Annotation: Predicted 3D model of an 84-nucleotide RNA (transfer RNA) from Caproiciproducens galactitolivorans. The coordinates come from a structure-prediction model, not an experiment, and the mean pLDDT is 81. Rfam family: tRNA. It is annotated as a transfer RNA. The sequence was found in a public genome assembly.
RNA sequence: GCCGGUGUGAUGGAAUUGGCAGACGUGAUGGACUCAAAAUCCAUUGGUAGCAAUACCGUGCCGGUUCAAGUCCGGCCACCGGCA
Numbered sequence: 001g002c003c004g005g006u007g008u009g010a011u012g013g014a015a016u017u018g019g020c021a022g023a024c025g026u027g028a029u030g031g032a033c034u035c036a037a038a039a040u041c042c043a044u045u046g047g048u049a050g051c052a053a054u055a056c057c058g059u060g061c062c063g064g065u066u067c068a069a070g071u072c073c074g075g076c077c078a079c080c081g082g083c084a
Base pairs, nucleotide, nucleotide: 001083002082003081004080005079006078007077010026011025012024019067027045028044029043030042031041032040046057047056048055049054060076061075062074063073064072
């Protein structure tokens, strides 16, 4: 240099025929239980604004297509593999 694959919360990883992003698990926080802890059970857990209801933003980055994009298209970046 060329070819292919991958990139989603703190983390593993879903959402694939384009139609509610983050299911489920781990971790974390709060609570129950306990003399206390462990184990177990319950609730919450992307960001910003707001007292709240709620609104807006968010899938490596920048664009494009579309009523609608994590998903399709172009460019770039990072990592992994192959060829030279």